A computed fold for a 406-nucleotide RNA from an Alphaproteobacteria bacterium, annotated as Bacterial RNase P class A. Lineage of the source: Bacteria > Pseudomonadati > Pseudomonadota > Alphaproteobacteria. Of the family's consensus pairs, 96% are formed in the model. The coordinates come from a structure-prediction model, not an experiment, and the mean pLDDT is 76. It matches the Rfam family "Bacterial RNase P class A". Its family is annotated with tRNA processing, ribonuclease P activity and dimeric ribonuclease P complex in the Gene Ontology. Rfam classes the family as a ribozyme.

């Protein structure tokens, strides 16, 4: 220098002007309200998005609801081992398997010797395996081909054997099918073969050693019996009440409706009861409807005071927290502990913005000067720990492979 791996930091900077929101202080001054405190407002000072605020996928805090305790069942989740944590499906450190020359990366990585189920297509055979091609032994061999022997009148005849073919068997090495075909490589062995025998590797028991463990190493035994799938049911171990800040708590109008008391008005009939009275039903009556009557329709006590529920609206929940930063100690690490220091958004039609200047970065044009355009993803809404997803660009550290030089 090139190519890469891992971890981390930042996410345009500075200044001016004009705004928005929250908190504190003040009002001596300007405008409005109020008796005043004070409020609106005004003035000053200070705070004002993120690494993901996102998806809402896990785990918690908090709140309400349910619940006497425990266990079991059902349902859901998690699943190598050890540790961290408030907890987790997260993180750290290991182990095993796989990938990469390497730094390093990936793994839904427990149980298939409890049972059930499935293994499509292809293929002969897919689970108490199987024989299509192929290899091999035996038997037969009419015709055909080949070789040998023998006879011959030279046309051929006879005999033995082989190939082909047929029958009956052996085998599972090789081919072929498949995601998967009942260990792999080699030597021996055999008619051909085969763990049939042997060596090594793999696999399964046993014993020993190391490790908390997952697991690793060694010795010796077994000829291999026990295919795969548990993101199929299942068995085992562990965990789990439900809903969510529109949770939930408080204050509370106007209007309508409910209740209590009081004033005024209050006829008849029937019924009921707790019988000076109250309630219900009917008639009558009153009022209203277009001016009167009839017919019809609608309403039926009215006024005042008080009480309680709910709505609109408002307040709280709501910003000191598993908190940030620095440093020291323990630990390989996740993390834990001590000390010091800091206070760091709380909106609710919902603020966190706009303009200008200088600089920075990127792109295009241009020899330079310079000119033009642009500044990623995205934006709190109860909070916290994670995971996942999106993201222009810049920087830092450690390491790997290569190249060149010293």
């Nucleotide at each position: 220098c090139c190519a890469g791996a891992c971890g981390g930091u930042c996410g345009g900077a500075u200044g001016g002007c004009c705004g928005c929101u929250c908190g504190c202080c003040g009002c001596a001054a300007c405008g409005g309200g109020g008796a005043a405190a004070c409020c609106c407002g005004c003035g000053g000072c200070g705070g004002g998005a993120g690494g993901a605020a996102a998806g809402u996928c896990c785990g918690g805090g908090c709140u309400c609801c349910a619940c006497g305790g425990a266990a079991a069942c059902a349902c859901g989740g998690u699943g190598c081992c050890g540790g961290g944590u408030a907890a987790c499906g997260c993180c750290c450190g290991g182990c095993g398997g796989g990938g990469g020359c390497g730094a390093c990366c990936c793994c839904a990585g427990g149980g298939a010797a409890a049972g059930u189920g499935c293994c499509a297509c292809a293929g002969a055979g897919a689970g108490c395996a199987g024989a299509c091609c192929g290899c091999c032994a035996g038997c037969g061999c009419a015709a055909g081909c080949c070789c040998c022997g023998u006879c011959u009148u030279c046309g051929g005849g006879c005999g033995c054997g082989g190939c082909c073919c047929g029958c009956c068997g052996g085998c599972a090495a090789g081919g072929g099918u498949g995601a998967a075909a009942g260990g792999g490589u080699g030597c021996g062995g055999u008619a051909a073969g085969a763990g049939c025998g042997c060596a090594c590797c793999g696999c399964g028991g046993u014993c020993c050693c190391g490790g908390c463990a997952a697991c690793g190493g060694g010795a010796g035994c077994g000829g291999c019996a026990c295919g795969g799938c548990a993101a199929a049911c299942c068995a085992c171990a562990c965990c789990g009440g439900g809903a969510g800040c529109a949770a939930g708590a408080c204050c509370g109008a106007a209007u309508a409706g409910g209740g209590a008391c009081g004033g005024c008005a209050g006829g008849c009939c029937g019924g009921g009861c707790u019988u000076c009275g109250c309630c219900c039903g009917g008639c009558g009556g009153a009022c209203g409807u277009g001016u009167u009557u009839c017919c019809g329709c609608g309403u039926c006590g009215u006024c005042g005071u008080c009480c309680g529920g709910g709505u609109a609206g408002g307040u709280c929940g709501c910003g000191c927290g598993a908190g940030g930063c620095g440093u020291c100690c323990g630990g390989c690490g996740a993390c834990g502990g001590g000390c010091g220091u800091c206070c760091c958004a709380g909106a609710u039609g919902a603020a966190u913005g706009g303009c200008c200047a200088u600089c920075c970065c990127c792109c295009g044009c241009a020899c330079c000067a310079g000119c033009g355009g642009g500044g990623a993803c995205a934006g709190a809404a109860c909070c916290c720990g994670g995971c996942u997803u999106a993201c222009a660009g810049a920087c830092c550290g450690u390491c790997u492979g290569g190249u060149a030089g010293u």